[in-house]
Context: one part of a larger RNA
RNA sequence: CGUUGAUUCUUGAGGGGAGUCUUCAUUAGUACGAGAGGACCGUGAAGACCCGACCUCUGGUGUAUCGGUUGUUCCUGCCAAGGGCAUUGCCGAGUAGCUAUGUCGGGAACGGAUAAGCUCUGAAAGCAUCUAAGAGCGAAGCCGUCCCCAAGAUGAGGAAUCGUUGAGACUCGUGGAAGAUGACCACGUUGAUAGGCUCUAGGUGUAAGCCCAGUAAUGGGUGUAGCCGAGGAGUACUAAUUCGUCGAAU
Numbered sequence: 001c002g003u004u005g006a007u008u009c010u011u012g013a014g015g016g017g018a019g020u021c022u023u024c025a026u027u028a029g030u031a032c033g034a035g036a037g038g039a040c041c042g043u044g045a046a047g048a049c050c051c052g053a054c055c056u057c058u059g060g061u062g063u064a065u066c067g068g069u070u071g072u073u074c075c076u077g078c079c080a081a082g083g084g085c086a087u088u089g090c091c092g093a094g095u096a097g098c099u100a101u102g103u104c105g106g107g108a109a110c111g112g113a114u115a116a117g118c119u120c121u122g123a124a125a126g127c128a129u130c131u132a133a134g135a136g137c138g139a140a141g142c143c144g145u146c147c148c149c150a151a152g153a154u155g156a157g158g159a160a161u162c163g164u165u166g167a168g169a170c171u172c173g174u175g176g177a178a179g180a181u182g183a184c185c186a187c188g189u190u191g192a193u194a195g196g197c198u199c200u201a202g203g204u205g206u207a208a209g210c211c212c213a214g215u216a217a218u219g220g221g222u223g224u225a226g227c228c229g230a231g232g233a234g235u236a237c238u239a240a241u242u243c244g245u246c247g248a249a250u
Base pairs, nucleotide, nucleotide: 001152005162006161007160008159009158010157014149015148016147017146020048021047022046023045024044025043026042032037049107050106051105052104053103054102058100059099060098061097065093066092067091068090069089070086071085072084074083075082076081110144111143112142117137118136119135120134168246169245170244172188173187174186175185176184193239194238195237196235197234198233199232200231202228203227204226209222210221211220212219213218
């Protein structure tokens, strides 16, 4: 820009992906075979590899969480308690998120047409012949079935609903397991979109102050305390106000 307004939901021309294999048990020590050996067909498990998704579990990370601890000519006037800096100062743990070595799922079955091959009927050629006419079976391969994209499929499709009494879109704002920016998605008071607050999951591991014991370092009690980023729920306290722009044929 087109698709002769818009929103939502779709069809699928066409394209892409996937397609793998092994072992064991059983059938059955059966068929077969003098024996040695040893099946087809069918059934059931386990595994390797590849692919996808996810974070309940097992772990990793987690420089915005908690705790321990060293030094300091620094700061909060001093003590105490804290803060800064020293690779996150060093160390022990660790929520969300992101993750694999973790978890779950798939690579299955089936249908159609075939290859080599095996056949039926059958002449040319009174016989014979799978082939010449005709017909059947037969592969991890082909076409579907499974998954993904998809109407610029310019052949631009379809349905429902709404619309100059303005549908709808944009700008702007609050944000996001979306993201470099655009874009995409949720929300904008008829509101739980983010922050705050409350409760809670979870993490850390028992705060400060006070009391007790001890000369003191320190220990005990109050007290599974105090603190807490990204988790969950609730709650309009704060901010999403108002205005504006574009906008459709006969």